[in-house]
RNA sequence: GCCGAGAUAGCUCAGUGGUAGAGCAACUCCAUGGUAAGGAGUAGGUCCCGGGUUCAAGUCCCGGUCUCGGCU
Numbered sequence: 001g002c003c004g005a006g007a008u009a010g011c012u013c014a015g016u017g018g019u020a021g022a023g024c025a026a027c028u029c030c031a032u033g034g035u036a037a038g039g040a041g042u043a044g045g046u047c048c049c050g051g052g053u054u055c056a057a058g059u060c061c062c063g064g065u066c067u068c069g070g071c072u
Stems, first nucleotide, its partner, number of pairs: 001071007010024004018055001026042005048064005
């Protein structure tokens, strides 16, 4: 230099153009003499950045940044 994959909650990851989700973690409550395990619930998001298409974009298109892999 070229090619490919990826970037979404604190972490690991889902997500078919039509309300952004799960598990773990956090917090509150239940329960216990108390703790852990367990049960119920709550909160937490600039979907990497900038444009474009569309009535509507995490999703499609273009450019960029970063990470990983391959080729030379």